[in-house]
Molecule: transfer RNA
Organism: Candidatus Microgenomatia bacterium
RNA sequence: GCCGUCGUGGCUCAAUGGCAGAGCGGCUCUUUCGUAAAGAGUAGGUUGGCAGUUCGAUUCUGCCCGAUGGCU
Repeated sequence: GCCGUCGUGGCUCAAUGGCAGAGCGGCUCUUUCGUAAAGAGUAGGUUGGCAGUUCGAUUCUGCCCGAUGGCU
């Protein structure tokens, strides 16, 4: 330099054009002499960035940034 895959809460991952979710973790409460476990509740996201297409973009297109694999 060329080709491919990936980028979404703190972590691991869903969501194939129509309200952004789950598990774990955090916080609060219940329970306990206390802790853990269990139960109930709650907070946390400019979906890597900038443009484009569309009534509508996490999703499709282009460029850039980052991670990773392959080829030279």